Predicted 3D model of a 585-nucleotide part of an RNA (large-subunit ribosomal RNA, domain V) from a marine metagenome.
Context: one part of a larger RNA
RNA sequence: CCCGCGGUUAGACGGAAAGACCCCGUGCACCUUUACUACAGCUUCACACUGGCAUUAGGCCGAACAUGUGCAGGAUAGGUGGUAGGCUUUGAAGCAGGGACGCCAGUCCCUGUGGAGCCUCCCUUGAGAUACCACCCUUGUUCUGCUUGAUGUCUAACCGCGGCCCGUUAUCCGGGUCCGGGACCCUGCGUGGUGGGUAGUUUGACUGGGGCGGUCGCCUCCUAAAGAGUAACGGAGGUGUACAAAAGGUAUGCUCAAAUUGAAAUUAGCAUCAAUUGUAGAGCGCAAUGGUAAAAGCAUGCUUGACUAUAAGACAGACAUGUCAAAUAGAAACGAAAGUUAGUCAUAGUGAUCCGGUAAUUUUGUGUGGAAAAAUUAUCGCUCAACGGAUAAAAGGUACGCCAGGGAUAACAGGCUUAUGAUUCUUAAGAGCUCUUAUCGAUGGAAUCGUUUGGCACCUCGGUGUCGGCUCAUCACAUCCUGGAGCUGUAGAAGGUUCCAAGGGUUCGGCUGUUCGCCGAUUAAAGUGGUACGUGAGUUGGGUUUAGACCGUCGUGAGACAGGUCGGCUCCUAUCUGCCAUAAG
Numbered sequence: 001c002c003c004g005c006g007g008u009u010a011g012a013c014g015g016a017a018a019g020a021c022c023c024c025g026u027g028c029a030c031c032u033u034u035a036c037u038a039c040a041g042c043u044u045c046a047c048a049c050u051g052g053c054a055u056u057a058g059g060c061c062g063a064a065c066a067u068g069u070g071c072a073g074g075a076u077a078g079g080u081g082g083u084a085g086g087c088u089u090u091g092a093a094g095c096a097g098g099g100a101c102g103c104c105a106g107u108c109c110c111u112g113u114g115g116a117g118c119c120u121c122c123c124u125u126g127a128g129a130u131a132c133c134a135c136c137c138u139u140g141u142u143c144u145g146c147u148u149g150a151u152g153u154c155u156a157a158c159c160g161c162g163g164c165c166c167g168u169u170a171u172c173c174g175g176g177u178c179c180g181g182g183a184c185c186c187u188g189c190g191u192g193g194u195g196g197g198u199a200g201u202u203u204g205a206c207u208g209g210g211g212c213g214g215u216c217g218c219c220u221c222c223u224a225a226a227g228a229g230u231a232a233c234g235g236a237g238g239u240g241u242a243c244a245a246a247a248g249g250u251a252u253g254c255u256c257a258a259a260u261u262g263a264a265a266u267u268a269g270c271a272u273c274a275a276u277u278g279u280a281g282a283g284c285g286c287a288a289u290g291g292u293a294a295a296a297g298c299a300u301g302c303u304u305g306a307c308u309a310u311a312a313g314a315c316a317g318a319c320a321u322g323u324c325a326a327a328u329a330g331a332a333a334c335g336a337a338a339g340u341u342a343g344u345c346a347u348a349g350u351g352a353u354c355c356g357g358u359a360a361u362u363u364u365g366u367g368u369g370g371a372a373a374a375a376u377u378a379u380c381g382c383u384c385a386a387c388g389g390a391u392a393a394a395a396g397g398u399a400c401g402c403c404a405g406g407g408a409u410a411a412c413a414g415g416c417u418u419a420u421g422a423u424u425c426u427u428a429a430g431a432g433c434u435c436u437u438a439u440c441g442a443u444g445g446a447a448u449c450g451u452u453u454g455g456c457a458c459c460u461c462g463g464u465g466u467c468g469g470c471u472c473a474u475c476a477c478a479u480c481c482u483g484g485a486g487c488u489g490u491a492g493a494a495g496g497u498u499c500c501a502a503g504g505g506u507u508c509g510g511c512u513g514u515u516c517g518c519c520g521a522u523u524a525a526a527g528u529g530g531u532a533c534g535u536g537a538g539u540u541g542g543g544u545u546u547a548g549a550c551c552g553u554c555g556u557g558a559g560a561c562a563g564g565u566c567g568g569c570u571c572c573u574a575u576c577u578g579c580c581a582u583a584a585g
Base pairs, nucleotide, nucleotide: 001585004582006580007579008578010577011576012575014572015571022406023405025403027402028401029398030397031396032395035201036200037199038198039197041194042193043192045190047188048187051154052153053152054151055150056149057148058147059146060145062143063142064141065140066139068137078136079135080134081133082132085119086118087117094113095112096111097110098109099108100107101106158181159180160179162178163177164176165175166174167173204216205215206214213233217239218238219237220236221235222234240387241285242344243343248303249302250301251300252299253298254297256281258277259276260275261274262273263272283292284291286349288347289346290345307330308329309328310327313324314323315322316321319388332341333340334339355381356380357379358378359377360376361375363374364373413460414458415456416455417454419453421449422448423447424446425445426444430440431439467542468540469539470538472534473531474530475529476528477527480505481504482503483500484499485498486497487496488495507521508520509519510518511517548566549565550564551563552561553560554559
């Protein structure tokens, strides 16, 4: 060197399983509920199945009878009209008894007696006889009828999983009979309520992972790199209107803020008047920016152009849309006129489509005429604010979970960075009796490292097994011990500090899953770190991190908790490389 044999598992991001954690999908499934919408179920009422009688409380029509008091006035005058008579042996007045109403004056009725009268226009009154008749009003009683409700009762519908008999040998079913219930129940249809019992679904996006928080449209400024435009969970603020005797139009006129001086006044300031200076330092309803004094600001007069119908031409925009706008016609306002005026100094003050309402119209209108309905024009109804608005209408749990994907995106490890951390250097106020640097060293500055906590999200989600222990280590030196030196505020001994140095060494126990830490006993010393926080195809499995269960807290609940607690599976026969040992050539 070649080729074997036997071992060992450090590596082949070894094998196995399109990651179960995390995110995403306008994916799925179950579960929950005071999510939404339905449907069973339960329930209310009405009608039907469904009948008789009685009582009772209402309503209506009709009939009879009664009923009606302001003052004045015979006196308890309901209204209007007609009329001069009407009632009476079919029993008038009067008297006795009883009843009803009552404003306590009286009116009406019944019975008995009685035996021939009684009332009316007269005087008061707006109105004159219930003397008589007719039509009515108020209130009430009675009757008939209809009707509504309730109650009681009946039996013939209906019911009986009651007895007996029969079909019949039959705990079915049917028939008969007796009994019990009974117009209830059951059932149907309609209707209101209730209804996770069941079902179908919804439960937003952005996001230096996701969640929590915040935000979502429009306007102004900066970022924005001197045309326009330009992002971020960049930095600042506004807005969801206001104004009709204007804050609009027009004609005419005026100039503001502030300061100084004077008058009066006052502690001072604010506020009043006059003079001077006054490019804007003011004002312009409100944010900011731009603009602005021949004003867009302030004031006065008159007014409604805060109009109708056409709009050339431009600007912005992917589109949808938004913005500016000369000119023409009509009818106006102001102005002597020329002219100006289609809201406001400008830029925010907002919402598509569908659907529905209102008004108007020389529109259509289903054989014709109408109508319904539609169309056109004008206008109204959306924190549809997740503001280009999925529906008229919608919340949660999953550790019982599943699927498609993602290293487009988190947790471990690596990488980049090094704020944080560790270490070093420098400056040297000060402490050190004096003396910055024996020793300690504030403040500031400069580096190194890549062991902390982070930031980023670059490899890996068709899998890179995660804490600690055990075993076996190997490296660095910023050295714990042992070795060699300098300085010392080193007398010696013991120290302090710094430099060189990695050869060797660097303990045993108690508690805890612990690393760490505390404690005990030693030691020359009981070093700091790297190695996928070395090492699970070497081990363990106590912790974390599935499914079971308990407690506390939270939640209506399903369930949840870097809260606690008990229990809970650790696969791989080594092909290659590496390493150890060894045979033959």